[in-house]
Context: one part of a larger RNA
RNA sequence: UGACGGCAGCCCGCACAAGAGGUGGAGCAUGUGGUUCAAUUCGAUGCAAAGCGAAGAACCUUACCAAGGCUUGACAUGCCAUGAAUCCUCCUGAAAGAGAGGAGUUCCUUUAGGAAUGUGGACACGGGUGGUGCAUGGUUGUCGUCAGCUCGUGUCGUAAGGUGUUGUGUUAAGUCCCGCAACGAGCGCAACCCUCAUGUUUAGUUCCUAGCGUUGAGUUUGGAACCGUGAACAGACUGUCGGUGAUAAGUUAGAGGAAGGUGAAGAUAACGUCAAGUCAUCAUGCCCCUUACACCCUGGGCGACACAUGUGCUACAAUGACCAGGACAAAGGGUCUUGACCCCGUGAGGGCACACUAACCUCAAAAACACGACCUCAGUUCAGAUUGUAGGUUGCAACUCGCCUGCAUGAAGCCGUAAUUACUAGUAAUCAUCGGUCAGCCAUACAAUGGUGAAUCUUUUCUCGGGCCUUGUACA
Repeated sequence: UGACGGCAGCCCGCACAAGAGGUGGAGCAUGUGGUUCAAUUCGAUGCAAAGCGAAGAACCUUACCAAGGCUUGACAUGCCAUGAAUCCUCCUGAAAGAGAGGAGUUCCUUUAGGAAUGUGGACACGGGUGGUGCAUGGUUGUCGUCAGCUCGUGUCGUAAGGUGUUGUGUUAAGUCCCGCAACGAGCGCAACCCUCAUGUUUAGUUCCUAGCGUUGAGUUUGGAACCGUGAACAGACUGUCGGUGAUAAGUUAGAGGAAGGUGAAGAUAACGUCAAGUCAUCAUGCCCCUUACACCCUGGGCGACACAUGUGCUACAAUGACCAGGACAAAGGGUCUUGACCCCGUGAGGGCACACUAACCUCAAAAACACGACCUCAGUUCAGAUUGUAGGUUGCAACUCGCCUGCAUGAAGCCGUAAUUACUAGUAAUCAUCGGUCAGCCAUACAAUGGUGAAUCUUUUCUCGGGCCUUGUACA
């Protein structure tokens, strides 16, 4: 000087407390461990692994296994020989591949070659998702959006180092004020950026429709007020008033205001810690394989199942289930696409096909909700697992192993021990909607969008984590 303490002091955080919803019990989905297997490819392992890499494993993907093939190779550059390329047919085979026959002749310059491409040959090579993340780059997590981490000059100390950065007050903040052997500065904090909330100006189609006319329909003529959209500005700064404070920084209450003291969210992550993660995104040193640890193909596996565990979904019902008609969003996607209307089908879906490169057409129906009818506390008109059967659809192909529909079947489950967890306001809870990946989809995931909309907290005693200062130490 640090680190640590079941030392002391101060302070903060959904850390406790107060509240409210879950998990832990059930069924299923999914990940992991274990076991099994020819293979169940690999990585991730307290917080910070486990709906994680994977924004989508039937083939492909695919790295694994079995069988069949291949050896200058699936891929790159250089050399030689030969044929343009390419297309069709036969034969063998599970395919890859092997064999046979036929059609066909390019462009540039020039009669020698070149371009592009195929086949064969010899080597240089090429290839490796093989190993090492404890050889590395790059990138990511974490403490933590915590308020810290340092430097120059000066000065103190023999030196390691100290001071500044400590102290009083204050802040979300090493934020600011005052004081001080310190005076300044840098990386962080804050602000600058995007979105949301208010207004003004401007614009007027595909949007809007007050008055006006019109209609089945803002459909057409008219209009630019309103709504909404695009752009440019304004606005919030403790600016103002009272109290408090050291006449400071600030703090507290109010006015005005759409918004008030960081207005709400996002992006943004200092010096460093964990030899943290990643050699399987990529790059790369070294080591290793080279008729194989490379490459091609068919089938299988990654989907196994006594069990253990994480994360979720659906429920156990009457604040409900079911039926009938009725109402109100936002944000997205669409040309090998989104697909209206109409017709067929109980339905998934099928047929025909208008429109739209989209404020125009379309996906599209919002659902919780309100009104009405029925059920009357039951393992039920709750719950929907499982199974049978008949179908639809994507795709060469749904057996292993897709999704969806109809009919039948109708399991556990009556609110969950110890324990444990997210959440402080348009939040929790609850209700639907859309997107990416994608032929299809195992999505209940992930990422976004709006609708309805609570309770509790001004306490810091205790638990956990963190910051500053202080003290002790046989630790470094």
A computed fold for a 476-nucleotide part of an RNA from Picea sitchensis, annotated as small-subunit ribosomal RNA, 3' major domain.